[in-house]
Context: one part of a larger RNA
RNA sequence: UUGGGUGUAAAGGGUGCGUAGACGGGAGAACAAGUUAGUUGUGAAAUACCUCGGCUCAACUGAGGAACUGCAACUAAAACUGUACUUCUUGAGUGCAGGAGAGGUAAGUGGAAUUCCUAGUGUAGCGGUGAAAUGCGUAGAUAUUAGGGGGAACACCAGUGGCGAAGGCGACUUACUGGACUGUAACUGACGUUGAGGCACGAAAGUGUGGGGAGCAAACAGGAUUAGAUACCCUGGUAGUCCACACCGUAAACGAUGGAUACUAGGUGUAGGAGGUAUUAAGCCUUCUGUGCCGUCGCAAACGCAGUAAGUAUCCCACCUGGGGAGUACGGCCGCAAGGUUGAAACUC
Numbered sequence: 001u002u003g004g005g006u007g008u009a010a011a012g013g014g015u016g017c018g019u020a021g022a023c024g025g026g027a028g029a030a031c032a033a034g035u036u037a038g039u040u041g042u043g044a045a046a047u048a049c050c051u052c053g054g055c056u057c058a059a060c061u062g063a064g065g066a067a068c069u070g071c072a073a074c075u076a077a078a079a080c081u082g083u084a085c086u087u088c089u090u091g092a093g094u095g096c097a098g099g100a101g102a103g104g105u106a107a108g109u110g111g112a113a114u115u116c117c118u119a120g121u122g123u124a125g126c127g128g129u130g131a132a133a134u135g136c137g138u139a140g141a142u143a144u145u146a147g148g149g150g151g152a153a154c155a156c157c158a159g160u161g162g163c164g165a166a167g168g169c170g171a172c173u174u175a176c177u178g179g180a181c182u183g184u185a186a187c188u189g190a191c192g193u194u195g196a197g198g199c200a201c202g203a204a205a206g207u208g209u210g211g212g213g214a215g216c217a218a219a220c221a222g223g224a225u226u227a228g229a230u231a232c233c234c235u236g237g238u239a240g241u242c243c244a245c246a247c248c249g250u251a252a253a254c255g256a257u258g259g260a261u262a263c264u265a266g267g268u269g270u271a272g273g274a275g276g277u278a279u280u281a282a283g284c285c286u287u288c289u290g291u292g293c294c295g296u297c298g299c300a301a302a303c304g305c306a307g308u309a310a311g312u313a314u315c316c317c318a319c320c321u322g323g324g325g326a327g328u329a330c331g332g333c334c335g336c337a338a339g340g341u342u343g344a345a346a347c348u349c
Base pairs, nucleotide, nucleotide: 003321004320005319006318007303008302012317014201015200016199017198021194022193023192025088026087027086028085030083031082033081034080035077036076037075038074039073040072041071042070049065050064051063052062053061054060091191092188093187094186095184096183097182098181103177104176105175106174107173108172109171110154115149116148117147118146119145120144121143125136126135162169163168206247207246208245209244210243211242215241216240220236221235222234223233258316259315260314261313262312263311266294267293268292269291270290271289272288273287274286275285276284277283298305299304322349323348324347331342332341333340334339
């Protein structure tokens, strides 16, 4: 390489949009590039293969045959692929009518709690732990009442509930705004799928500049524990956590399961619709979309998966090919840096 694979053994890109490319619905008529059939030419000889022969045999060698699976030209076919054309509506999209939602961005508002400040009451403790101590407190703490400031997060509702491509999103109101779903069938008429590169988004931590700073809290300090204790426990506490703008681009970024389409027993929850039925409040039946559980066939090394497939098939992309060395070195690209990305070999088992 052929191949075989990628939930857990090595292996699905963090996610989307999309370029090239690859693949692609029904009908009609045309062409003949691919395709198929035939003819002609060529495909040197030797070698190799088959048959027969010559050296006593064999190696060696002579003759004949087949073959040289290829290429070109011409003739013909028109199913499939292709090319250009006409057409269709089921794929895809648009319109119209609806309801659902922590989808996003910005502005404003609210209450509970912590903390701080001021004032009142009040007096000797408070706090903390396995037990203590550091710490706070007679300069009046803790507790309690009233008022005020400030920052951050939004209890209950809350649900294997919802929304989003993923990361993620949870107080309330307003404005702007994206997507999905249901019904209808008015419009377009294959406009589709996937997607190397590319572009955009992307938790936390971290970085730059300027703000902010209540609580929490790496680092750090002290008290304990201990043989020691650079820890676990306690008292403090700075970056950070928050906001704006800019960077970083990684995660067990997980369903450890790429996307699309079609098909393949059932049962039972739940969320959002639609239709029918009904003693119109319930309920029952049908159906679409999502989200769970159980389970037949099938698959699987087993665990398990099982219409949300890890089943049966097709298309496109990504990735794997023994362990260590190593996601390292070197080089390239990116970054302010931290580092990221691409990514070996010697050697060794």

The prediction has a mean pLDDT of 87. This is a predicted structure of a 349-nucleotide part of an RNA (small-subunit ribosomal RNA, central domain) from an uncultured bacterium. The RNAcentral record of the full RNA draws on ENA, Greengenes and SILVA. It matches the Rfam family "Bacterial small subunit ribosomal RNA".